[in-house]
RNA sequence: UGCUUAUAAAGAAAGACCGAGGGAUGGGCCCUUUGACGUCUUGGCAACCAUGCCGCCAUAAUAGUUUAUGGGCGGGACAGGUGCCAAAUCCCACUCCGCACAAAACAACUUAGGUGCGGGGAAAGAUAAGCG
Numbered sequence: 001u002g003c004u005u006a007u008a009a010a011g012a013a014a015g016a017c018c019g020a021g022g023g024a025u026g027g028g029c030c031c032u033u034u035g036a037c038g039u040c041u042u043g044g045c046a047a048c049c050a051u052g053c054c055g056c057c058a059u060a061a062u063a064g065u066u067u068a069u070g071g072g073c074g075g076g077a078c079a080g081g082u083g084c085c086a087a088a089u090c091c092c093a094c095u096c097c098g099c100a101c102a103a104a105a106c107a108a109c110u111u112a113g114g115u116g117c118g119g120g121g122a123a124a125g126a127u128a129a130g131c132g
Stems, first nucleotide, its partner, number of pairs: 001132007013042005021031003025093004043085003048081002051077001053075005058069004089124001094121008
């Protein structure tokens, strides 16, 4: 620095140092001298990888009880490798769908567009695992 796959409305902060911006980008909205962001220490959350346990299934072996597994699903553990500990990935961004509302012409109908709410998909970014 690139590719692939998976995940995200849950969860988890104190102390010390530093001293002005920070929340990836643009907009919004937030956090921040009552010290944010960052660094360090300690603590915690989670369960992606690893480890090991339990149940069910599958497969194989066995005459059978039963046993085994680079297998599948589920559950709980976690001292190892990462990650994380404001706000939904803080919200929106591109696109599709539904509902409601308002406005324009004398009126009616229809449609696009506008505003608000809700939902689906994509993109981008993040983290993990695998590969280059």
Molecule: SAM riboswitch aptamer (S box leader)
Organism: Gracilimonas tropica DSM 19535